This is a predicted structure of a 71-nucleotide RNA (transfer RNA) from a Minisyncoccia bacterium. Its mean pLDDT, the model's own confidence on a scale to 100, is 81. Rfam family: tRNA.

C1' cells in the first nucleotide's frame, strides 16, 4: 500500500430491522459468632460520526483500534 475480519456492561460472550440476554465481577441485603460459601435485589453496555428507513446495535458508507493475508 492492497484485501479480509473483529469492536456489545469493568471482563468474557449471545443476539436480532421494532424497548439487548447471560457468566463473571461491583454495590446492598439475608443467612453465619466471623469469613468464605449460597440465596434475593440493584447499577452497569451495541468503538466513533454520516446515510438509507416509520424505526438500525443489526444495512450502506467513511473513520479509529487490534488480528490475518499478500506485496
Nucleotide at each position: 500500500g492492497c484485501g479480509g475480519g473483529a469492536u456489545u456492561a469493568g471482563u468474557u460472550u449471545a443476539g436480532u430491522g421494532g424497548u439487548a440476554g447471560a457468566a463473571u465481577g461491583u454495590c446492598a441485603g439475608u443467612u453465619u459468632u466471623c469469613c468464605a460459601a449460597a440465596c434475593u435485589g440493584a447499577a452497569g453496555a451495541u468503538a466513533g460520526g454520516a446515510g438509507u428507513u416509520c424505526g438500525a446495535u443489526u444495512c450502506u458508507c467513511c473513520u479509529a483500534u487490534c488480528c490475518c493475508g499478500c506485496a

The RNAcentral record of the sequence draws on ENA.